The prediction has a mean pLDDT of 81.
Predicted 3D model of a 73-nucleotide RNA (transfer RNA) from Parcubacteria group bacterium CG08_land_8_20_14_0_20_48_21.
The organism belongs to Bacteria candidate phyla, within Bacteria.
It was read from a public genome assembly.
Rfam family: tRNA. Rfam's curators write: Transfer RNA (tRNA) molecules are approximately 80 nucleotides in length.
RNA sequence: GCCGAUGUAGCUCAGUUGGUAGAGCAGUCCCUUCGUAAGGGAAAGGUCGUGGGUUCGAGUCCCACCAUCGGCU
Repeated sequence: GCCGAUGUAGCUCAGUUGGUAGAGCAGUCCCUUCGUAAGGGAAAGGUCGUGGGUUCGAGUCCCACCAUCGGCU
């Protein structure tokens, strides 16, 4: 230098044919217990890597860039 994959909550990951972003774990609060663990419940937590484009509408499609990983030279 070229090619490919990945990037979504603190962490691990879903997200269908483009139609208002979810789960588990962790954290907070509550219930249960003499207390702890286990169990149950509730609320919170996201400019979907960055910037543009297409579209009535983009996590999803297109372009450029950034980061990580792999391959080729």